Model confidence (mean pLDDT): 83 of 100. Transfer RNA from an uncultured Paenibacillaceae bacterium, 74 nucleotides, folded computationally.
[in-house]
RNA sequence: GCUCCUAUAGUUAAACGGUAUAACAGAUCACUCGUAAUGAUCAGUUCGUGGUUCGAUUCCGCGUGGGAGCACCA
Numbered sequence: 001g002c003u004c005c006u007a008u009a010g011u012u013a014a015a016c017g018g019u020a021u022a023a024c025a026g027a028u029c030a031c032u033c034g035u036a037a038u039g040a041u042c043a044g045u046u047c048g049u050g051g052u053u054c055g056a057u058u059c060c061g062c063g064u065g066g067g068a069g070c071a072c073c074a
Base pairs, nucleotide, nucleotide: 001070002069003068004067005066006065007064010024011023012022013021018054026042027041028040029039030038047063048062049061050060051059
């Protein structure tokens, strides 16, 4: 330098193109003599930028980060 794969809550993963879900973690409350466990409630997310579309996490281009392969190496 070229090619391919990949990017979603703090973490790990879901989500026919239909307006983001679960588990763990976190906060509050209940329960307990207390802690843990358990139960209830709450908060929190689509890498960036354009495009297509009535509508994009999803499809397309470019960029960025990560991973893999190939080439170059006088």

Rfam family: tRNA. It is annotated as a transfer RNA. Rfam's curators write: Transfer RNA (tRNA) molecules are approximately 80 nucleotides in length.